[in-house]
RNA sequence: CGGGGCAUAGCGUAGUGGCUAGCGCGCCUGCUUUGGGAGCAGGAGACCGGAGGUUCGAGUCCUCUUGCCCCGA
Numbered sequence: 001c002g003g004g005g006c007a008u009a010g011c012g013u014a015g016u017g018g019c020u021a022g023c024g025c026g027c028c029u030g031c032u033u034u035g036g037g038a039g040c041a042g043g044a045g046a047c048c049g050g051a052g053g054u055u056c057g058a059g060u061c062c063u064c065u066u067g068c069c070c071c072g073a
Base pairs, nucleotide, nucleotide: 001072002071003070004069005068006067007066010025011024012023013022018056027043028042029041030040031039049065050064051063052062053061
C1' cells in the first nucleotide's frame, strides 16, 4: 500500500429491508429458605463504532471514516 472479516444491553450472541431489536449469562424485586444457593414469578437495561446517502421504511443496501483481526505485497 492492496484485499477480506468483525464492531448490536455489563459479558457472549441472534437478527440479511417492514409491527414495541430477541436469546443466554449477569443485575434488580418478590415468593421460597434460619441464612445462602438452587428453584419459581416479575422487572430494568442496547437505537445497533462514527458521519453521510438510497428507500415509504435501514441493525440489514451504498460511500467515507475509526478500532481490532486475517491474507498478500
Transfer RNA from a Propionibacteriaceae bacterium, 73 nucleotides, folded computationally. Lineage of the source: Bacteria > Bacillati > Actinomycetes > Propionibacteriales > Propionibacteriaceae. Rfam family: tRNA. By type it is a transfer RNA.